Model confidence (mean pLDDT): 82 of 100. This is a predicted structure of a 147-nucleotide part of an RNA (small-subunit ribosomal RNA, 3' minor domain) from an uncultured Opitutia bacterium. Rfam family: Bacterial small subunit ribosomal RNA. The sequence was found in a public genome assembly.
[in-house]
Context: one part of a larger RNA
RNA sequence: CACCGCCCGUCACGUCAUGAAAGCCGGUUUCGCCCGAAGUGCGUUUGCCAACCCGCAAGGGAGGCGGCGCCCUAAGGUGAGGCUGGUGAUUGGGACGAAGUCGUAACAAGGUAACCGUAGGGGAACCUGCGGUUGGAUCACCUCCUU
Numbered sequence: 001c002a003c004c005g006c007c008c009g010u011c012a013c014g015u016c017a018u019g020a021a022a023g024c025c026g027g028u029u030u031c032g033c034c035c036g037a038a039g040u041g042c043g044u045u046u047g048c049c050a051a052c053c054c055g056c057a058a059g060g061g062a063g064g065c066g067g068c069g070c071c072c073u074a075a076g077g078u079g080a081g082g083c084u085g086g087u088g089a090u091u092g093g094g095a096c097g098a099a100g101u102c103g104u105a106a107c108a109a110g111g112u113a114a115c116c117g118u119a120g121g122g123g124a125a126c127c128u129g130c131g132g133u134u135g136g137a138u139c140a141c142c143u144c145c146u147u
Base pairs, nucleotide, nucleotide: 003110005107008103009102011100013097014096015095016094018092019091020090023087024086025085026084027083028082029081030080031079032078033077034076039072041070042069043068044067045066047065048064049063052061053060054059113134114133115132116131117130118129119128120127121126
């Protein structure tokens, strides 16, 4: 590289990250219930014991051991939640990618001026209605200023 310009959206292809998703698999944590080792403590004890006390002795007392029960309680089981990670048929848009498809919406009055809000409609850019803005071209008129 200057209208043989610029440029918009759908669709198709590829890559990447990401949202949703029936569910599936974990991590962590809270609560309820069940079970409950070891151990301290408490209670109990018809079993056992040389040392202490009473007694000449038999025996009794105290204490200890063992047994049993209770409280506390680790691990475990079970149910319900919280937080969090992974995965997930399918699905939504997004970003990016020299030469794909369809059109041509915008940029000139862009060939229906454009844009904003809103509602409806449409393969797509978009179209239509209503209200608004000039950041619209052109023509005419009016007012003001300058020469």